[in-house]
RNA sequence: GCCCCUAUAGCUCAGUGGUAGAGCUACGGCCUUUUAAGCCGCAGGUCCUUGGUUCAAGUCCAAGUGGGGGCAC
Repeated sequence: GCCCCUAUAGCUCAGUGGUAGAGCUACGGCCUUUUAAGCCGCAGGUCCUUGGUUCAAGUCCAAGUGGGGGCAC
């Protein structure tokens, strides 16, 4: 330098163009002498950035940025 993959909650990840979700964590409650475990509940999002397409974009397209991998000089 070229190519491919990837970016969504604090973490790990789902999400077929039509209301953004799960598990874990955190927080509150129940239980327990206490802690852990278990059970119930609650909270948490500029879906990397900027544009484009569309009635409608996390999803499609372009460019950029970060991360990972491959190839080459």
A computed fold for a 73-nucleotide RNA from an Actinomycetota bacterium, annotated as transfer RNA. Taxonomically the source falls in Actinomycetota (Bacteria, Bacillati). It matches the Rfam family "tRNA". By type it is a transfer RNA. The prediction has a mean pLDDT of 80.